Background: A computed fold for a 75-nucleotide RNA from Luteolibacter sp., annotated as transfer RNA. The coordinates come from a structure-prediction model, not an experiment, and the mean pLDDT is 83. It matches the Rfam family "tRNA". It is annotated as a transfer RNA. The sequence is in RNAcentral, with records from ENA. The source organism's lineage runs through Bacteria, Verrucomicrobiota, Verrucomicrobiia, Verrucomicrobiales and Luteolibacter.
[in-house]
RNA sequence: GCAUGCUUAGCUCAGUGGUAGAGCACAUCCUUCACACGGAUGGGGUCAGUGGUUCGAACCCACUAGCGUGCACCA
Numbered sequence: 001g002c003a004u005g006c007u008u009a010g011c012u013c014a015g016u017g018g019u020a021g022a023g024c025a026c027a028u029c030c031u032u033c034a035c036a037c038g039g040a041u042g043g044g045g046u047c048a049g050u051g052g053u054u055c056g057a058a059c060c061c062a063c064u065a066g067c068g069u070g071c072a073c074c075a
Stems, first nucleotide, its partner, number of pairs: 001071007010024004018055001026042005048064005
């Protein structure tokens, strides 16, 4: 340089056009002398950014940024 994949909650990941979810973590309560385990309830993300398509976009398109993979170049 060319091609290609990924970016969603604190972490690991689902969700492929119609109101954003799970597990773990976190908070409160129950339980315990107390802690742990267990149980119940709850908080937390305008989906990497900008623009476009659409009645409607996390999802489709373009560009930008970051991370990875393959190939090429390297006198």